[in-house]
Context: one part of a larger RNA
RNA sequence: CCUUCGUUAAGGAACUAUGCAAGUUAGCUCCGUAACUUCGGGAGAAGGAGCGCCUCUGACCGUGUAGGACUUCGCGUCCGAAGCGGCCGGAGGCCGCAGUGAGCGGGCCCAGGCGACUGUUUAACAAAAACACAGGUCUCUGCUAACCCGUAAGGGGAUGUAUAGGGGCUGACGCCUGCCCAGUGCCGGAAGGUUAAGGGGAGAGCUGAGAGGCUUGAUCCGAAGCCCCGGUGAACGGCGGCGGUAACUAUAACCGUCCUAAGGUAGCGAAAUUCCUUGUCGGGUAAGUUCCGACCCGCACGAAUGGCGUAACGAUCUGGGCGCUGUCUCGACGAAGGACUCG
Numbered sequence: 001c002c003u004u005c006g007u008u009a010a011g012g013a014a015c016u017a018u019g020c021a022a023g024u025u026a027g028c029u030c031c032g033u034a035a036c037u038u039c040g041g042g043a044g045a046a047g048g049a050g051c052g053c054c055u056c057u058g059a060c061c062g063u064g065u066a067g068g069a070c071u072u073c074g075c076g077u078c079c080g081a082a083g084c085g086g087c088c089g090g091a092g093g094c095c096g097c098a099g100u101g102a103g104c105g106g107g108c109c110c111a112g113g114c115g116a117c118u119g120u121u122u123a124a125c126a127a128a129a130a131c132a133c134a135g136g137u138c139u140c141u142g143c144u145a146a147c148c149c150g151u152a153a154g155g156g157g158a159u160g161u162a163u164a165g166g167g168g169c170u171g172a173c174g175c176c177u178g179c180c181c182a183g184u185g186c187c188g189g190a191a192g193g194u195u196a197a198g199g200g201g202a203g204a205g206c207u208g209a210g211a212g213g214c215u216u217g218a219u220c221c222g223a224a225g226c227c228c229c230g231g232u233g234a235a236c237g238g239c240g241g242c243g244g245u246a247a248c249u250a251u252a253a254c255c256g257u258c259c260u261a262a263g264g265u266a267g268c269g270a271a272a273u274u275c276c277u278u279g280u281c282g283g284g285u286a287a288g289u290u291c292c293g294a295c296c297c298g299c300a301c302g303a304a305u306g307g308c309g310u311a312a313c314g315a316u317c318u319g320g321g322c323g324c325u326g327u328c329u330c331g332a333c334g335a336a337g338g339a340c341u342c343g
Base pairs, nucleotide, nucleotide: 001338002337003336004335005334006333007332008331010329011328014327019324027051028050029049030048031047036041038172052094053093054092055091056090057089058088060086061085062084063083067079068078069077070076095099107322108321109320110319111318112317113316114314115313119131120130135170136169137168138167139166140165141164147156148155149154173309174308175307176306178239179238180237183236184235185232186231187230188229189228192227193226194225198221199220203216204215205214206213207212240258241257242256243255244254267301268298279295280294281293282292283291
C1' cells in the first nucleotide's frame, strides 16, 4: 500500500452526478396517530412510555389427587381443595453506564413524474415509465366454424358451440373520448363501363375439278377484379393561412379574404413533449440551469398509437426536510488476511 472489519474529538452532507456507501431505526406490551380515500385503506403513519432480577400476593384458564354429588354401577358422568402447568396483574425491594444487556431484528416525513395493482423480462452490463394484467372496444367465426400446424392423411381450436373461439387496439377505477369518408383500407351495391379463357360465327385467305380440307376471324354472349355509387374512424390516418378592427395604450369578442375532406372540441400545457430557455411570476435556499405552484407566445400536447384525474401499490425516477452518521472538513488509531523481507 491492497482487501475485509472495528473505534474516533468538534462539526454533521460542507462529500458527491446522487446521502453512493456506511450508519440511524429495530422485538413485545400500552398510549397515540394527519391529509387523503375506491371507506378496504392510509397504519407499524407520525410521536411517546415501559421491559432485568429477588420477596410477598390476587384473579382467571388447563390438568387433576384427596374429597363430594349422581349412578344404568362400569376402567361411568359432573363438581373439584392440593400439586403441576399457562396467562394477566398488584405491593415491596436489589444491582449495573446500560435489563428486547449478546444474536436475530423497519430509519421517518413532505411534494411531484410514470405505471392502477400482485406479477413478467434482456441466463452473463438494463427489472424499468418496457411486457403482462383484469376491464373496455372493434372485427372475424353458425360448426367439417373462423384461425393455426402439415404436401397430404391428420391434428390443434374442442370432446368447446356466439355468456364460445380467433385476431387487432387500448389497459383498474372516475369523468370523458370532439370534427374530417377527399386519399388508403374494409363493408355493401341484381344497373352501367372495362375485362381472360370459352361460346359463337358475319366475313376473309390458301388449296382443290368438285365435294371438301387447312387457316384466320368482326359485331355479339362471357366471371372475379378494376372503374363507378354508397357506408365506415376504439379502420390507416388528417385536424390551415393572410389582412384589418374597440374613445390612452395594448389586445381583438368582431369583419374581410384565400385554401381545405375537415381546419384541434373538452381537458392538459416550458410537460418523460418547449428550440429560443436558466421563458416570466410566485414558493422553497444566505445563494436554486433541478424541484413545486402559476401564466400560455403548444419551435413540435390532445382525446382507446386514448385525454385528464386518481386512493392503494413500486429494490421505479425527481425535488425537499427531520433523524443519523468517517460521505466530507481531514485525517488518526486498531484488527485479520494479502502484498513485501527472511526462512

This is a predicted structure of a 343-nucleotide part of an RNA (large-subunit ribosomal RNA, domain IV) from a Chloroflexota bacterium.
The coordinates come from a structure-prediction model, not an experiment, and the mean pLDDT is 89.